Context: one part of a larger RNA
RNA sequence: GGACGAACGCGGGCGGCGUGCCUAACACAUGCAAGUCGAGCGGGAACCUCAGGAGGGGUAACCCUUCUGAGGGGAGAGCGGCGAACGGGUGAGUAACACGUAGGUAAUCUACCUUUGGAUGGGGAAUAACAACCGGAAACGGUUGCUAAUACCGCAUAAUGCAGCGGCACCUAAUGGUGACAGUUGUUAAAGCGGGGGAUCGAAAGACCUCGCGUCUGAAGAGGAGCCUGCGGCGGAUUAGCUAGUUGGUAAGGUAAUGGCUUACCAAGGCGAUGAUCCGUAACCGGCCUGAGAGGGCGGUCGGUCACACUGACACUGACAUACGGGUCAGACUCCUACGGGAGGCAGCAGUCGGGAAUUUUGGGCAAUGGGCGAAAGCCUGACCCAGCAACGCCGCGUGAAGGAUGAAAUCCCUCGGGAUGUAAACUUCGCAAGAACGGGAAGAAUAAGUUGGUGUGAAUAUCACCAGCGAUGACGGUACCGUUUGUAAGCUCCGGCUAACUCCGUGCCAGCAGCCGCGGUAAUACGGGGGGAGCAAGCGUUGUUC
Numbered sequence: 001g002g003a004c005g006a007a008c009g010c011g012g013g014c015g016g017c018g019u020g021c022c023u024a025a026c027a028c029a030u031g032c033a034a035g036u037c038g039a040g041c042g043g044g045a046a047c048c049u050c051a052g053g054a055g056g057g058g059u060a061a062c063c064c065u066u067c068u069g070a071g072g073g074g075a076g077a078g079c080g081g082c083g084a085a086c087g088g089g090u091g092a093g094u095a096a097c098a099c100g101u102a103g104g105u106a107a108u109c110u111a112c113c114u115u116u117g118g119a120u121g122g123g124g125a126a127u128a129a130c131a132a133c134c135g136g137a138a139a140c141g142g143u144u145g146c147u148a149a150u151a152c153c154g155c156a157u158a159a160u161g162c163a164g165c166g167g168c169a170c171c172u173a174a175u176g177g178u179g180a181c182a183g184u185u186g187u188u189a190a191a192g193c194g195g196g197g198g199a200u201c202g203a204a205a206g207a208c209c210u211c212g213c214g215u216c217u218g219a220a221g222a223g224g225a226g227c228c229u230g231c232g233g234c235g236g237a238u239u240a241g242c243u244a245g246u247u248g249g250u251a252a253g254g255u256a257a258u259g260g261c262u263u264a265c266c267a268a269g270g271c272g273a274u275g276a277u278c279c280g281u282a283a284c285c286g287g288c289c290u291g292a293g294a295g296g297g298c299g300g301u302c303g304g305u306c307a308c309a310c311u312g313a314c315a316c317u318g319a320c321a322u323a324c325g326g327g328u329c330a331g332a333c334u335c336c337u338a339c340g341g342g343a344g345g346c347a348g349c350a351g352u353c354g355g356g357a358a359u360u361u362u363g364g365g366c367a368a369u370g371g372g373c374g375a376a377a378g379c380c381u382g383a384c385c386c387a388g389c390a391a392c393g394c395c396g397c398g399u400g401a402a403g404g405a406u407g408a409a410a411u412c413c414c415u416c417g418g419g420a421u422g423u424a425a426a427c428u429u430c431g432c433a434a435g436a437a438c439g440g441g442a443a444g445a446a447u448a449a450g451u452u453g454g455u456g457u458g459a460a461u462a463u464c465a466c467c468a469g470c471g472a473u474g475a476c477g478g479u480a481c482c483g484u485u486u487g488u489a490a491g492c493u494c495c496g497g498c499u500a501a502c503u504c505c506g507u508g509c510c511a512g513c514a515g516c517c518g519c520g521g522u523a524a525u526a527c528g529g530g531g532g533g534a535g536c537a538a539g540c541g542u543u544g545u546u547c
Base pairs, nucleotide, nucleotide: 001547002546003545004544006543007542008541009540010539013397014396015395016394017393018392019390020389021355027352028351030350031349032348035082036081037080040079041078047072048071049070050069051068052067053066054065055064056063057062089308090307091306099232100231101230102229103228104227105226108225109224110223113221114220115219116218118216119215121155123153124152130145131144132143133142134141135140161187162186163185164184165183168179169178170177171176192213193212194211195210196209197208200207201206234280235279236278241271242270243269246268247267248266249265250264251263252262253261283305284304285303286302287298288297289296290295310331311330312329313328314327333344334343335342336341361387363386364385365384369383370381371380372379373378400430401429402428403427410421411420412419413418434488435486436485437484438483439482440481444476450470451469452468453467454466455465456464491536492535493534494533495532496517497516498515502531503530504529505528506527512519513518
């Protein structure tokens, strides 16, 4: 001199863009953060309409209550599907194939998506919801009975899949192994829903046809994931030996898959001063800071990877988890209890206590981007987009410009002549930039839903695809911006040398200063104050860390 996720002191006008628990991976009240599909399924509350019956009120029109039937309506729950393994947080652990980089996988898997090729025939048995009864304070459960499906299970159909067999080629001394082609045997599938419809069948429902969505088996792709390997990046030798599933083999098991991954048996290996083992520290990288570079330091925000989700262990489901807002067991802690037993997990967004020098709102919106579900409308989304707080950082702007001497007053210095603050002020002319009030007022949003027309699909005016026209939707926000009126705003540190900037008074080795050298014991440019000056400026200094 530079840098910072900074803090502290004094001071503080505005805007834009960023950033904001570095400490206790301490404990957490409350709300929200993952749902969605009725075009998979059974069922169905409130409420509405109509018809009928009964009762009550009224002179009457009619009103009220209740019951029954029909139609509409769809809440809440349930079965089923997809999602919940993404997105969001944190950095505790980890010195490791965790990460980076370069390869390998003839040792592998892959839901949704794309492309291509097939199938969708015919049956069965349950179960939740629900009802009845029962247990329990609750959480929650038991028994019996009923019912549906794109839930579940057989049968049929079956290749290019899978398994076996045979032939062929290659390798091997052999057992055997490998390869591509084609042959044969066995085996493995499925589900419907919605829209529309001319003829035919049918009492109707529907069959049937067609379009869309869904579904089954295989192949290819895309994207994703698993596994293996070379190389690379911390400190300590006041850590020198470490290792029994250990190192290798055979066989078997297990896995999507290789492998001591696991087990049995056999051999006795494997690693190490090119630092094994042990101890300490640490998530890694793209990058960031500094530096002429070489290097050194760092890994917060943003992006990629990994690990973790109160602590430890375990599996289930599933295409993918050993699963933050799923499960089981154990532990610590907190809460409820009728004492028998139960409930919970903010390192999601806000917020609270605590710790600390120190780090924000229990805000708005799904308008945009993205994600989940859905045919769609749409629903959900503390991801995200915005707003709020904080000079925490960077950048920009303003606090006026020009003129103005008898150099006013005042203050300070003085050799008492004068000098300095100083064109500074006053004053004159001009200006209105930041902000405020008032008025106007965006872009971000259209390639949309829908609708109209056309072309293709189709038996068809349906459906779907494409083209053209019309065409709703903004949290921010009455914000940015524009116009009119008005018209506010400077401090901090330093002045002995390094180092830009000097005098007076006070003090008297005292009080004090100080980054280093050093100042202060009666004229201190070094302490404290005044005047003056220097440097930065909405900041300026100090402290800390690092180059």
Molecule: small-subunit ribosomal RNA, 5' domain
Organism: uncultured bacterium